Record summary
A computed fold for an 86-nucleotide RNA from Domibacillus antri, annotated as c-di-GMP-I riboswitch aptamer. Rfam family: c-di-GMP-I riboswitch aptamer. Its family is annotated with cyclic-di-GMP binding in the Gene Ontology. Clan: c-di-GMP_I riboswitch clan. The coordinates come from a structure-prediction model, not an experiment, and the mean pLDDT is 88. The RNAcentral record of the sequence draws on Ribocentre.

RNA sequence: AAUACGAAAUGGCAAACUUGCUGAAAAGCAAGGACGCAAAGCUAUGGGCCUACGGAAUUUGAUUCUAUGGCUGCCAGGCCGCCGAA
Numbered sequence: 001a002a003u004a005c006g007a008a009a010u011g012g013c014a015a016a017c018u019u020g021c022u023g024a025a026a027a028g029c030a031a032g033g034a035c036g037c038a039a040a041g042c043u044a045u046g047g048g049c050c051u052a053c054g055g056a057a058u059u060u061g062a063u064u065c066u067a068u069g070g071c072u073g074c075c076a077g078g079c080c081g082c083c084g085a086a
Stems, first nucleotide, its partner, number of pairs: 005084002012037002017032006035073001041079003045076003048071003054066005
C1' cells in the first nucleotide's frame, strides 16, 4: 500500500412517532425525535415492493388492469469513500 475484515476512536446518517408544507396517492421536504446503520454515501441499471391522477377493460357501478409516479433503511449491479486493533 492492496484485499478481506470490523475491535477502538473521531465524526456522520436517522426508523417509528409528532408538527408544518408539497402531492391524486404512494411518498418527499423541513423541524423535533432515535429503532438502527461501515456505506443507512450516490445511482431506479436488473429483480422486488408501494401507489393509480390520467388511460384502458368490464358496461352502468364500482371493480379490475396499467407507471409515465415512487421506495437504494428489500436484494443484487455500477460509482465513490472515513478509521486501522486482531